This is a predicted structure of a 103-nucleotide RNA (Glycine riboswitch aptamer) from uncultured Rhizobacter sp. It matches the Rfam family "Glycine riboswitch aptamer". About the family: This family represents the bacterial glycine riboswitch. Its family is annotated with glycine biosynthetic process in the Gene Ontology. The prediction has a mean pLDDT of 81.
RNA sequence: CUCGCUGGAGAGAGGCCCACCCCGAGUGGGUCCACCGAAGGGGCAAGCGCGGGCCGUUCGUUGAUCGGCCAGCGCCAAUCUCUCAGGUAAAGCGGACAGAGAG
Numbered sequence: 001c002u003c004g005c006u007g008g009a010g011a012g013a014g015g016c017c018c019a020c021c022c023c024g025a026g027u028g029g030g031u032c033c034a035c036c037g038a039a040g041g042g043g044c045a046a047g048c049g050c051g052g053g054c055c056g057u058u059c060g061u062u063g064a065u066c067g068g069c070c071a072g073c074g075c076c077a078a079u080c081u082c083u084c085a086g087g088u089a090a091a092g093c094g095g096a097c098a099g100a101g102a103g
Base pairs, nucleotide, nucleotide: 001103002102003101005099006098007097012033014032015031016030017029018028019027020026034088035087036086040084041082042081043080047075048074049073050072052070053069054068055067056066058064059063
């Protein structure tokens, strides 16, 4: 890293319209509002790197070395954050992550 097994949260059984229909708390679609964060995706820290400006030290000195400060650019984590995607009765599906196992 991969595979199967086990565990695995959160949030409206929302309103309206259409169709199907066993006329229901069902199924599918559209739309509106309210929510969730743990598929996926986006953003950011310290730190590192790059060149620039300023200050100081050293050097037989239109410059260079070393150190410090300031902002800029790039790289950059998450269970943080955004809520694009996804999700919001139970069941089912999905599910970051975790456990033991196998390769």